Formats: sequence, structure tokens, C1' cells
RNA sequence: GCCGGCAUGGUCUAGUGGCAUGAUACCUCUUCCGGGUAGAGGUGGCCCCGGGUUCGAAUCCCGGUGCUGGCC
Repeated sequence: GCCGGCAUGGUCUAGUGGCAUGAUACCUCUUCCGGGUAGAGGUGGCCCCGGGUUCGAAUCCCGGUGCUGGCC
């Protein structure tokens, strides 16, 4: 230099163009003499950035940035 994949809460992750999902972490309560375990509830995301298409975009298209794989 060329080609491809990925980017979603603190972390990991699902997501068919129409309410963003689950786990974990954290907070509160219950359980326990207490801790841990277990159970219940809650907080936390403008979905990497810019633009386009569309009534409507995390999702489709274009460009960029970062990470990663392959080729030279």
C1' cells in the first nucleotide's frame, strides 16, 4: 500500500428498519448472629464520529477514526 472483520452501560454480550436484550459489577431490601451464598427491587446506554437514504436507522449506503486478521 491492498483486501476483510469488529466497534452497543464500568466489563462482556443479543439485536429481522419501528419499546435497546441478557449476564456481570454497583446500590437498597430480604435471608443469616455476622460475612458469604441465595432471593427481590433499583441505578447505569443519546448504540465510535460525520454525512446520505427512509415517515422512521444501532440496523441499509458513503466517508473517517480506532482495534484486529490476511496479502505484498
A computed fold for a 72-nucleotide RNA from Triparma laevis f. longispina, annotated as transfer RNA. The organism belongs to Triparma laevis, within Eukaryota. It matches the Rfam family "tRNA". Rfam links the family to the GO term triplet codon-amino acid adaptor activity. By type it is a transfer RNA.